[in-house]
RNA sequence: AUCUUAUCCAGAGCGGUGGAGGGAACUGGCCCGAUGAUACCCGGCAACCAUUUAUUCUUUUGACAAGAAUAGAAAGGUGCUAAUUCCUUCAGGUAGUAUAACCUGGCAGAUAAGAG
Numbered sequence: 001a002u003c004u005u006a007u008c009c010a011g012a013g014c015g016g017u018g019g020a021g022g023g024a025a026c027u028g029g030c031c032c033g034a035u036g037a038u039a040c041c042c043g044g045c046a047a048c049c050a051u052u053u054a055u056u057c058u059u060u061u062g063a064c065a066a067g068a069a070u071a072g073a074a075a076g077g078u079g080c081u082a083a084u085u086c087c088u089u090c091a092g093g094u095a096g097u098a099u100a101a102c103c104u105g106g107c108a109g110a111u112a113a114g115a116g
Base pairs, nucleotide, nucleotide: 002115003114004113005112006111007110008109013042015041016040017039021032022031023030028087029086043081044080045079048077049076051073052072053071054070055069056068057067058066059065085108090105091104092103093102094101
């Protein structure tokens, strides 16, 4: 780099460094930023994996053990920490037309776990 599965409307600082653009790409928007953004460090959030506690259920004559579900914990591996993945782009619908709005799916992307 590729493939599979799951999730993506919740949550997270009035700290430090630094000094110019940034919000992945395309279309069109809309925002953030010298009252210092993006980034990095620290702090924090979360609970995907691992770990762990309780309860219930399954298997068992019963216990142990194992598995499953639910609710917690947070010292490990990641991740995240403006705006829904900031919105949108393609197709269909609410609905006969236009505009606005909303809904569903797709495309693209992000993260985790797994495969090869």
SAM riboswitch aptamer (S box leader) from Ammoniphilus sp. CFH 90114, 116 nucleotides, folded computationally.
Rfam family: SAM riboswitch aptamer (S box leader). Gene Ontology term of the family: regulation of gene expression.
The prediction has a mean pLDDT of 80.